[in-house]
């Protein structure tokens, strides 16, 4: 340097869930907790997966001092249901970047 993790050492991180906080949600912080993890350290880069406030389509319902000219039919506005959308998120889903303890070859 590389390649690899079977025992040891000294450490480390820490799922689920439970508390308080943040977010519209996924989720994310702090504190407590260990399922596990040799990168479970970092980085949303590429694929995956979540999640849909905002957009967009659609459908319902309501309203308008708008339109055509009248019980419809279009237009706007507002609420509510359904799609589709990530600029939101998950490195503890794989893959790539990068750096790093101990020990074996």
């Nucleotide at each position: 340097a590389a390649g690899c993790g079977a025992a040891a050492a000294g450490g480390g991180c820490a799922a689920a869930c439970c508390c308080g906080g943040c977010g519209a949600a996924a989720g994310c912080c702090g504190g407590g907790g260990a399922c596990g993890c040799a990168a479970a350290g970092c980085c949303g880069u590429g694929a995956g997966u979540c999640u849909a406030a905002g957009g967009c389509a659609u459908u319902c319902g309501u309203g308008c001092a708008c339109c055509g000219c009248u019980u419809c039919g279009g237009g706007c506005a507002c609420g509510g249901g359904u799609g589709c959308u990530a600029u939101g998120a998950c490195c503890g889903u794989c893959a790539g970047g990068u750096u790093g303890c101990c020990g074996c070859u």
Predicted 3D model of a 105-nucleotide RNA (c-di-GMP-I riboswitch aptamer) from a Clostridia bacterium. Its Rfam family is "c-di-GMP-I riboswitch aptamer". On this family, see Weinberg et al., Nucleic Acids Res 2007: "Identification of 22 candidate structured RNAs in bacteria using the CMfinder comparative genomics pipeline".